The part of an RNA shown here (small-subunit ribosomal RNA, 3' major domain) has 468 nucleotides and comes from an uncultured bacterium. The prediction has a mean pLDDT of 83. The RNAcentral record of the full RNA draws on SILVA.
Context: one part of a larger RNA
RNA sequence: UGACGGGGGCCCGCACAAGCGGAGGAACAUGUGGUUUAAUUCGAAGCAACGCGAAGAACCUUACCAGGGCUUGACAUCCCUCUGACCGGCCGGUAAUGCGGCCCUCCCUUCGGGGCAGAGGUGACAGGUGGUGCAUGGUUGUCGUCAGCUCGUGUCGUGAGAUGUUGGGUUAAGUCCCGCAACGAGCGCAACCCUUGUCAUUAGUUGCCAUCAUUAAGUUGGGCACUCUAGUGAGACUGCCGGGGACAACUCGGAGGAAGGUGGGGAUGACGUCAAAUCAUCAUGCCCCUUAUGUUCUGGGCUACACACGUGCUACAAUGGCCGGUACAGAGAGACGCAAUGUCGCGAGGCGGAGCAAAACUCUAAAACCGGUCUCAGUUCGGAUUGCAGGCUGCAACUCGCCUGCAUGAAGUCGGAGUUGCUAGUAAUCGCGAAUCAGAACGUCGCGGUGAAUGCGUUCCCGGGUCU
Repeated sequence: UGACGGGGGCCCGCACAAGCGGAGGAACAUGUGGUUUAAUUCGAAGCAACGCGAAGAACCUUACCAGGGCUUGACAUCCCUCUGACCGGCCGGUAAUGCGGCCCUCCCUUCGGGGCAGAGGUGACAGGUGGUGCAUGGUUGUCGUCAGCUCGUGUCGUGAGAUGUUGGGUUAAGUCCCGCAACGAGCGCAACCCUUGUCAUUAGUUGCCAUCAUUAAGUUGGGCACUCUAGUGAGACUGCCGGGGACAACUCGGAGGAAGGUGGGGAUGACGUCAAAUCAUCAUGCCCCUUAUGUUCUGGGCUACACACGUGCUACAAUGGCCGGUACAGAGAGACGCAAUGUCGCGAGGCGGAGCAAAACUCUAAAACCGGUCUCAGUUCGGAUUGCAGGCUGCAACUCGCCUGCAUGAAGUCGGAGUUGCUAGUAAUCGCGAAUCAGAACGUCGCGGUGAAUGCGUUCCCGGGUCU
């Protein structure tokens, strides 16, 4: 000077408390450990690994295993020789590949050749998802959006260092005020950025419809008021009033206002910490392999299963299940696409195809509401598992996809110790969309619908800041 203390003071945070809903028990999904295996590729490991890399493993991916091939190589440059290709068909082979034949075929030219492409040869080399993240760059997590971390000059101290940055108040904040051997400054805080909430104005199609006419229908004439869209502006600054305060900073209450004291949300992450993570995104030093640790193909594996853990989903029912009727979104996506009306099928879906490169067409709601039924049961709860029959994608669904119908109808009656999320359009609950993607979400990232309870307070648990 720091760090630490079951030392002290002050302060903060869904940290506790007050509440609401979960996980821990069950089934299933998914990740991990373990075990197994020819292989179950590799990485991630308290918080900060474990629905993580993976925004999507049937082949491919794929890095793993078994087997079959290649050796200047699947990929790049240079040199030499030959050719003008590519492509299509047949045979053998699991395929890679091998063999043979037919047809067609480049550009420029000073006719020497050159360019481009293919094949063969030679060696320089290629190649490596091989090792080291404790050799590294870059990127990222974390403490933590916590309020801190420093510097110049001056002063003090032999010096390490101190001061400033401490103190009294105040703030979300090293935020600001006052004081002070300090005076200033930088990185952070805040603001500037995006979005949302109000209004004005400009614009009025693909949007909208108050008035007029019209229709089955904003359908059409018409209109651009309103909604909406998207440009430009306004608006909030403790600006005004009162109380408190040190006449300060500020704080409490009030007015006006769509909004009030950072209005809500996002982006934004200081100096540093963890030799934190990543050599498997990429780049890269060194080491290692070079007829193999490279490369190619077929098949298998990553999907195994006495078990253990994490994260989710579905439930255990009547605030419910089932049946019928009926209504209301937002944000996105669409040409290798989204697909209406129609029609066939119980259905998944099939046929067919209007419209739409989309404010135009399509994908496109569910809880809710109304009526009926069930009457507390392992049930008309729950849907696992299994059998059969089908559908879709795709060369191909056996290992190993998703969906539908009929049948089957398991565990489960609210979950021990302990544990977790959340303070408002939040929790809870309900569906919708997108990325990836041929197909394959209960995951992820977004979107809207319905919409609570509680917060006395800081003694205690956890984490953090500051002074000592």